[in-house]
């Protein structure tokens, strides 16, 4: 330098261009309990930065950031 894969809540993941972005997990409260834990129930909390195409973009382009692999 080239080529392939990726980037989403504190952390791990899903996501056919249109639902209120999904599930664990953690924090906050709550219910159960003699006390905790386990269970239920309820909130919170994410789309790597910029452009473009679209009525509409976490998804499709283009560039440009990181990180993984592989060729040289």
């Nucleotide at each position: 330098g080239c080529c392939g894969a990726g980037g989403u809540a504190g952390g791990g993941u899903a996501g056919u261009g249109g639902u209120u972005a999904u599930c664990c997990u953690g924090a906050g409260g709550g219910a159960c309990u003699g006390u905790g834990g386990a269970u239920c129930c309820c909130u919170c909390g994410a789309c790597c930065c910029g452009a473009g195409u679209u009525c509409a973009a976490g998804u499709c382009u283009c560039g440009g950031c990181c990180c993984c692999g592989g060729c040289c």

Transfer RNA from Candidatus Methanolliviera hydrocarbonicum, 72 nucleotides, folded computationally. It matches the Rfam family "tRNA". It is annotated as a transfer RNA. The coordinates come from a structure-prediction model, not an experiment, and the mean pLDDT is 80.